[in-house]
Transfer RNA from a Gemmatimonadota bacterium, 76 nucleotides, folded computationally.
RNA sequence: GCCACCUUAGCUCAGCUGGUAGAGCACUCGAUUUGUAAUCGAGCGGUCGUCGGUUCGAUUCCGACAGGUGGCUCCA
Numbered sequence: 001g002c003c004a005c006c007u008u009a010g011c012u013c014a015g016c017u018g019g020u021a022g023a024g025c026a027c028u029c030g031a032u033u034u035g036u037a038a039u040c041g042a043g044c045g046g047u048c049g050u051c052g053g054u055u056c057g058a059u060u061c062c063g064a065c066a067g068g069u070g071g072c073u074c075c076a
């Protein structure tokens, strides 16, 4: 330098054919318990990597850029 894939909550990850973004863990509160742990319930938490484009409407489609992972770096 080239190619492929990935980027979504604090962490690990889902998200179908474009139509109000979810789970588990963590955290907070409550129930239970003499108390802790465990268990159960509720709550909190998101510019969906950035910037543009298409569209009535974009996490989803298209382009560029940034970061990450892996592979290639041959012929003349």
Base pairs, nucleotide, nucleotide: 001072002071003070004069005068006067007066010025011024012023013022019056027043028042029041030040031039049065050064051063052062053061
The sequence was found in a public genome assembly. The source organism's lineage runs through Bacteria, Pseudomonadati and Gemmatimonadota. Its Rfam family is "tRNA". Rfam's curators write: Transfer RNA (tRNA) molecules are approximately 80 nucleotides in length.